Predicted 3D model of a 115-nucleotide RNA (SAM riboswitch aptamer (S box leader)) from uncultured Pseudonocardia sp.
The RNAcentral record of the sequence draws on MGnify.
Its Rfam family is "SAM riboswitch aptamer (S box leader)". From the family's description: The SAM riboswitch is found upstream of a number of genes which code for proteins involved in methionine or cysteine biosynthesis in Gram-positive bacteria.
[in-house]
């Protein structure tokens, strides 16, 4: 830089000790313990693996075995990611509404993954 996704899901313990939710505004979380680090556990999004699995071929009397291919759909597993609140909400544009509130769509920014 490009592409995809972002209203689902998933927390306990130890150390530590005041911040955290990206940034701005709001609104929240936090001494009933924030950030950070460690341990254990969990979730299932992306990219893989190939065992179970499916298909084909060969072989074997059968159970099977070998080779090749396939899928993530199910179990397993590797690399990342994640486990308050929709990316917590908004901001900029458009529409509905009455100019407010509110609602809908799009964008920007961001996060994660792959290239």
């Nucleotide at each position: 830089c490009u592409c995809a996704u972002c209203c689902a899901g998933a927390g306990g313990g130890g150390c530590a000790g005041a911040g955290g939710g990206a940034a701005c505004g709001g609104c929240c979380c936090g001494a009933c313990g924030a950030a950070g680090c460690c341990c254990c556990g969990g979730c299932a999004a992306c990219c893989g693996g190939c065992g179970u699995c499916g298909c084909a071929u060969g072989u074997g009397u059968c159970c099977g075995c070998a080779u090749g291919c396939g899928c993530g759909a199910a179990c397993c597993u590797g690399g990342u990611g994640c486990c308050a609140a929709u990316u917590c909400c908004g901001a900029c544009c458009c529409g509905c509404g009455a100019u407010c509130a509110g609602c809908g769509g799009g964008g920007a920014a961001g996060a994660u993954g792959a290239g």